[in-house]
Context: one part of a larger RNA
RNA sequence: UGACGGGGGUCCGCACAAGCGGUGGAGCAUGUGGUUUAAUUCGAUGAUACGCGAGGAACCUUACCUGGGCUAGAAUGCUUUAGGACAGCCGCGGAAACGUGGCCUCCCUUCGGGGCCUAUUGCAAGGUGCUGCAUGGUUGUCGUCAGCUCGUGCCGUGAGGUGUUGGGUUAAGUCCCGCAACGAGCGCAACCCCUAUCCUUAGUUGCCAGCAUGUAAUGAUGGGGACUCUAGGGAGACUGCCCACGCAAGUGGUGAGGAAGGCGGGGAUGACGUCAAAUCAUCAUGGCCUUUAUGUCCAGGGCUACACACGUGCUACAAUGGCCAGUACAAAGGGUAGCCACACGGUGACGUGGAGCCAAUCCCAAAAAGCUGGUCUCAGUUCGGAUUGGAGUCUGCAACUCGACUCCAUGAAGCUGGAAUCGCUAGUAAUCGCGCAUCAGCAACGGCGCGGUGAUACGUUCCCGGACCUUGUACA
Numbered sequence: 001u002g003a004c005g006g007g008g009g010u011c012c013g014c015a016c017a018a019g020c021g022g023u024g025g026a027g028c029a030u031g032u033g034g035u036u037u038a039a040u041u042c043g044a045u046g047a048u049a050c051g052c053g054a055g056g057a058a059c060c061u062u063a064c065c066u067g068g069g070c071u072a073g074a075a076u077g078c079u080u081u082a083g084g085a086c087a088g089c090c091g092c093g094g095a096a097a098c099g100u101g102g103c104c105u106c107c108c109u110u111c112g113g114g115g116c117c118u119a120u121u122g123c124a125a126g127g128u129g130c131u132g133c134a135u136g137g138u139u140g141u142c143g144u145c146a147g148c149u150c151g152u153g154c155c156g157u158g159a160g161g162u163g164u165u166g167g168g169u170u171a172a173g174u175c176c177c178g179c180a181a182c183g184a185g186c187g188c189a190a191c192c193c194c195u196a197u198c199c200u201u202a203g204u205u206g207c208c209a210g211c212a213u214g215u216a217a218u219g220a221u222g223g224g225g226a227c228u229c230u231a232g233g234g235a236g237a238c239u240g241c242c243c244a245c246g247c248a249a250g251u252g253g254u255g256a257g258g259a260a261g262g263c264g265g266g267g268a269u270g271a272c273g274u275c276a277a278a279u280c281a282u283c284a285u286g287g288c289c290u291u292u293a294u295g296u297c298c299a300g301g302g303c304u305a306c307a308c309a310c311g312u313g314c315u316a317c318a319a320u321g322g323c324c325a326g327u328a329c330a331a332a333g334g335g336u337a338g339c340c341a342c343a344c345g346g347u348g349a350c351g352u353g354g355a356g357c358c359a360a361u362c363c364c365a366a367a368a369a370g371c372u373g374g375u376c377u378c379a380g381u382u383c384g385g386a387u388u389g390g391a392g393u394c395u396g397c398a399a400c401u402c403g404a405c406u407c408c409a410u411g412a413a414g415c416u417g418g419a420a421u422c423g424c425u426a427g428u429a430a431u432c433g434c435g436c437a438u439c440a441g442c443a444a445c446g447g448c449g450c451g452g453u454g455a456u457a458c459g460u461u462c463c464c465g466g467a468c469c470u471u472g473u474a475c476a
Base pairs, nucleotide, nucleotide: 001476002475003473004472005471007470008469009468010467011466012465013464015460016459019424020423021422022421023420026315027314028313029312030311031310032309033308034306035305042053043052064301065300066299067298068297069296070295077123078122081119082118083117084116088103089102090101091100092099093098106115107114108113126290127289129288130287131286135284136283137279138278139277140275142273147186148185149184150183151182152181153162154161155160166177167176168175192267193266194265195264197235198234199233200232201231202230203229207224208223211222212221213220238261241255242253243252244251245250317417321376322375323374324373325372326371327370333364334363335362338357339356342353343352344351345350383414388409389408390407391406392405393404394403430453431452432451433450434449435448436447
């Protein structure tokens, strides 16, 4: 000087407390461990692995296994030599890759040659093989915590200190005052994006107040720019004003005005560093290993196994509910190998016709919880839907291993979950549906977004983690 302490002081955080909802019990989904296997490819392992890489494993992917092929090779550049084919079509063997037979028989040309292809020669190629403890790049974490440093000066023999400590204040090393310090940098904040109010410009595909036209009805039509909205520009919030406290910074207020008040809300943004943290399987790369194989092509299988254990979720156990009928209100997205109105067929998944839309125009599209009426009457039930049987639909060469969905039947566990443990403070928790990426299809209950309805608490004694000061130390 740090680190540590079941030392002290000050302060903060869903850290606790006060609550709300879960997990842990059940069934299923998914990931992991273990076990099994020819293979169950590989990585990730306290917090910081385990719905993680994977934002889509039937084939492909695919790296794994079994079997069958190739060896200058599956892609590319240059090069030596020889040739005119290669491709395509038709056979044969084969599961395919591949092998083999037949048909067909190059292009340009300045006639030197060039292009393309095959065979051949070499320089080389290939490796998801090893090392993340050789590395770059990227990432997690402490932590969006308030810290981490430098120049000069001063102090100390020196390691170092000072500044950065102290008194206040803040979300903040934020700011003020004081001070052998004076300044500065990376962080904080601000600048950026979205959102909340208003003004202005513009008015189609959006809107419809007033004026007409028309209809069974509809901005449907003429027209209009008021309103909503769209998207450009601007205004607005700064403790600016008032009061109290205070030297100041600032703090407090049933304060004013205001759409918004003291960081308005959210996002992006992550200092010096820590964990030899993660990744050689995104990519790049040193070294090592491999070169008729650890490369590469193909078929089938596997990654989907199953006594079990754990994590993360979904659905429930019901009456604040289930079922039936009627009826209302979103936002944000996507669409041409696409979204598909509408009509017909089918109980349905869907099929057959078929209009519009490269979209503020058409479509996906029905929002659901909600509200109104009816029914069930506390039961393992009209709760719950696992499992299983049968019949189908769709995608796709192909749904056996191993897809999703539909209909009929079946109707398991489960009556609110031990010890323990998690999330959350406002449009948040809880709850309700909608969309998207990936994608032929889908194992999506996951992930990422969107809106609808909409709570409880308002303290700092303790547990945990963190910041600053101080103290002790046999630790570095």